RNA sequence: UGUGAGGUAUCCAAGCUGGCAUGGAGCCUGACUGUUAAUCAGGAAAUCGCCGGUUCGAAUCCGGCCCUCACAGCCA
Numbered sequence: 001u002g003u004g005a006g007g008u009a010u011c012c013a014a015g016c017u018g019g020c021a022u023g024g025a026g027c028c029u030g031a032c033u034g035u036u037a038a039u040c041a042g043g044a045a046a047u048c049g050c051c052g053g054u055u056c057g058a059a060u061c062c063g064g065c066c067c068u069c070a071c072a073g074c075c076a
Stems, first nucleotide, its partner, number of pairs: 001072007010025004019056001027043005049065005
């Protein structure tokens, strides 16, 4: 440098044929329990990597850039 995959909440992932952002772990509150844990119920938390474009409407499509991983190449 090229090609491919990926970047979504504190963490891990789904959603990527455009139309309410979803699950698990964790966290907070309550119930239960002598207490904790477990279990059950409820709750909070995302400008979807950044900027711009298309569109009535973008996590999703298009362009540029940044970061991570794999492979290939260049120099030594």